[in-house]
The part of an RNA shown here (large-subunit ribosomal RNA, domain I) has 538 nucleotides and comes from Fervidobacterium nodosum Rt17-B1.

Context: one part of a larger RNA
């Protein structure tokens, strides 16, 4: 000192488990904020370090509702109470909410410092205390801050890449920055599209279609009409012209009128038809739409009720085995000492709210909107102006200046109102369409920080949330920005070893507990490694 075996011992794989993640489906909400918010400091218990609640009224107050026998949280213990005169608990509504924080009276290294002014307390007064107010923006009302790393509009805008190099191209109008909003946004009732036929806002889907087309014609990039579907609405001004009130005038305002592309209104006459009264409508009378607010249903935020099994056998222990029932509108699920329809909590089926909220509906104060249609005629007037276009300079569109229409912008010039204007891919004709230069509008569609239900040929502690199953964004590292772990499991119950023996302990050995202690701090307990014995080699 190798090798085998056997017994420890270390160590923590496995193997079972599940508090915890993961994906998805239906439903809900889709916001909180100066009445002070997310987040947070610091308190706050009889002992009380933390967690969690809570806030100087402080693990708590007070009403209402449920509930009904045990409670003062996790989380034992000592101590002291509370509670059928109904607590802990649970829902709901209310009160209190200390200082930081937009933080807003001033400051300021957050959680701190320290004013004005008023009104009160006290005080001889000096002072001091208590309560109120005092930011900024805005005429006001009102914002202002936070989230969800989601969706959505609008202002900015890269590069790495690709092109097998690179510059135009290209990634991508991504990404990132910024403002702004909503539960959705946006867009939206043709100055669209056709295409010779015709269609009727707008968004999402499928096709159209990798077509048309764009393209150092590379590398890429890429519609649109049409046709199938989901959905489904449709209106309000400007202007003529009339009154009224302002103005010295232009004119400005309110009120009527008026809102269209078979062009339509004004106005003037003619005609048809038609509620009421006046001089004149904000008057009556229809009629619609409708906020509060009450009413009824439903629905969420406690609950409540809910069928049925016994004996015997092993075993620490029945749910198992065996024998015989029974319930099922309930045989989903958990739990219970081993696998329980009938034990327990539930499940199928039925109920249920004093308070808040949500929807739906009916009634509907306030308000709002209609209240005359309609024809004919007329070369009287309007019919959105620094607008359209046009010239340069960019930008968007499938279109990279191209033949380049269309849309949008900056500079510059700059029309016309129905006998009018746009468009129909330079341009012109004829045709066809369609009325720009004011505005609003659900529905179908995008997400998902959250709330609840339920599922999974999803994960099972080096997995599963790009970190966290456990007091984790902790401990810990860094001056910061930041970076960031490890660490689940006794038992059916603590029944967690009373005594007793060695030892200073720390730990062994009886003994007792328990099925089980080779479950004793902890399930199983693999290998590596160590250590004693035994054999056999050297």
């Nucleotide at each position: 000192g190798g090798c085998a075996u056997g017994c420890a011992g270390u160590g923590g794989a496995u193997g079972c488990c599940u508090a915890g993640g993961c994906g998805g489906c239906g439903a809900g909400a889709g916001g909180c904020g100066a009445a002070g918010a997310a987040g947070g400091g610091c308190g706050u218990g009889g002992c009380a370090a933390g967690c969690u609640g809570c806030g100087a009224a402080a693990a708590g107050c007070c009403c209402g509702g449920g509930g009904g026998a045990g409670c003062u949280g996790c989380a034992a213990g000592c101590g002291a109470g509370c509670g059928u005169u109904g607590a802990u608990c649970c829902c709901g509504g209310g009160a209190u909410a200390c200082c930081c924080g937009a933080a807003u009276g001033g400051g300021g290294c957050a959680a701190c410092c320290u004013g004005u002014g008023c009104a009160c307390g006290u005080g001889a007064a000096a002072g001091c205390g208590u309560g109120c107010a005092c930011g900024c923006c805005g005429a006001g009302a009102g914002g202002c801050g936070c989230g969800a790393g989601a969706c959505c509009c609008g202002g900015g805008g890269a590069a790495g890449u690709g092109a097998a190099a690179c510059a135009u191209c290209u990634c991508a109008g991504u990404a990132c920055c910024c403002g702004g909003a909503g539960g959705a946004a946006a867009a939206g009732a043709a100055a669209u599209c056709a295409a010779a036929c015709g269609a009727g806002a707008u968004u999402c889907c499928c096709u159209g279609a990798g077509u048309a087309g764009a393209g150092g014609c590379g590398a890429u990039c890429g519609a649109a009409a049409g046709g199938g579907g989901a959905g489904g609405a449709g209106c309000c001004u400007a202007a003529a012209c009339c009154a009224g009130c302002c103005g010295a005038a232009a004119g400005g305002c309110u009120g009527g009128g008026g809102u269209u592309g078979u062009g339509g209104g004004a106005c003037a006459c003619a005609g048809u038809u038609a509620g009421g009264c006046u001089g004149a409508g904000u008057c009556c009378g229809c009629u619609c739409c409708g906020u509060a607010a009450u009413c009824a249903c439903u629905c969420a935020u406690a609950g409540c009720u809910g069928a049925a099994c016994a004996g015997u056998c092993u075993g620490g222990g029945a749910a198992g085995g065996c024998u015989g029932a029974c319930c099922g509108a309930a045989g989903a699920g958990g739990g219970u000492g081993a696998c329980a329809g009938u034990c327990c909590c539930g499940u199928a089926g039925g109920c249920g709210a004093a308070a808040u909220g949500a929807g739906u509906g009916a009634u509907g104060a306030a308000g709002g909107a209609g209240u005359g249609a309609c024809u004919g005629u007329g070369a009287u007037c309007c019919c959105g102006a620094g607008u359209a276009g046009c010239g340069c300079g960019g930008g968007a569109c499938u279109c990279g200046a191209g033949g380049a229409a269309u849309c949008c912008c900056g500079c510059g010039u700059g029309a016309a109102u129905c006998a009018g204007g746009g468009g129909g891919g330079a341009c012109c004709a004829c045709c066809c369409u369609c009325c720009a230069a004011g505005g609003c509008u659900a529905a179908a569609u995008a997400c998902u920080c959250c709330u609840c239900g339920c599922c999974g040929a999803c994960c099972g502690a080096u997995a599963g949330c790009g970190c966290a199953a456990c007091c984790a964004g902790u401990a810990c590292c860094g001056u910061g920005a930041g970076g960031g772990a490890a660490a689940g499991g006794u038992g059916a119950a603590a029944a967690g070893c009373c005594c007793c023996c060695c030892g200073g302990a720390a730990g062994g050995g009886g003994a007792g507990u328990g099925a089980a202690a080779g479950a004793g701090a902890c399930c199983u307990g693999a290998a590596a490694c160590u250590g004693c014995a035994u054999g056999c080699c050297u």

The organism belongs to Fervidobacterium nodosum, within Bacteria. It matches the Rfam family "Bacterial large subunit ribosomal RNA".